The RNA shown here (FMN riboswitch aptamer (RFN element)) has 165 nucleotides and comes from a Microbacteriaceae bacterium.
RNA sequence: AAAGUUCUUCGGGGUCAGUGAAAAUCUGAGCCGGCGGUUAAAGUCCGCGACCCGACAGACUGCCCUCUCGGGCAACAGAGACUCGGCAACGAGCGACUGGGUCUGGCGGUUGAGCUGGUGGAAUUCCAGCACCGACGGUUAAAGUCCGGAUGGGAGAAGAACGAG
Numbered sequence: 001a002a003a004g005u006u007c008u009u010c011g012g013g014g015u016c017a018g019u020g021a022a023a024a025u026c027u028g029a030g031c032c033g034g035c036g037g038u039u040a041a042a043g044u045c046c047g048c049g050a051c052c053c054g055a056c057a058g059a060c061u062g063c064c065c066u067c068u069c070g071g072g073c074a075a076c077a078g079a080g081a082c083u084c085g086g087c088a089a090c091g092a093g094c095g096a097c098u099g100g101g102u103c104u105g106g107c108g109g110u111u112g113a114g115c116u117g118g119u120g121g122a123a124u125u126c127c128a129g130c131a132c133c134g135a136c137g138g139u140u141a142a143a144g145u146c147c148g149g150a151u152g153g154g155a156g157a158a159g160a161a162c163g164a165g
Stems, first nucleotide, its partner, number of pairs: 004162007015029004030145002032134002034048004043132002052109003056105006062073004076099003082093004114130005136148003
């Protein structure tokens, strides 16, 4: 003392009031900002992560028939028509029919939002002003902020051991 390998730890923040039968969801006013990068510090620049979708690979998988191939049922996911309630939006029921299902992995897809001025060698990152954005499911009423999946996953960060010489 590099790459690499193994292990350990860490790894997301934020609310009050009004109206109302009912809202931390509406209205008003607030508040919050993961990780790496970038000539200089970023929710809005470039990428990444979380949610969701897809094909692929691997593992696992209830009951019945069948030597096997295969088939049927259940479960799970989606769902036309119909019935009931409702002015409607929509809700409830029944479900023909379609797809086997679950988990894991990497890959692919999808996934929001910033301008102006100032300083400076350099800033869409600092300062000033005015803006904007925020997965999915749930809920007596529509959610970045409440509850849940999640005591999960995770970009990554730090440390330890081994480690050519």
The sequence was found by an Rfam model in a public genome assembly. The model forms 100% of the base pairs in the Rfam consensus. Its mean pLDDT, the model's own confidence on a scale to 100, is 79. Rfam family: FMN riboswitch aptamer (RFN element). Its family is annotated with FMN binding in the Gene Ontology. The source organism's lineage runs through Bacteria, Bacillati, Actinomycetota, Micrococcales and Microbacteriaceae.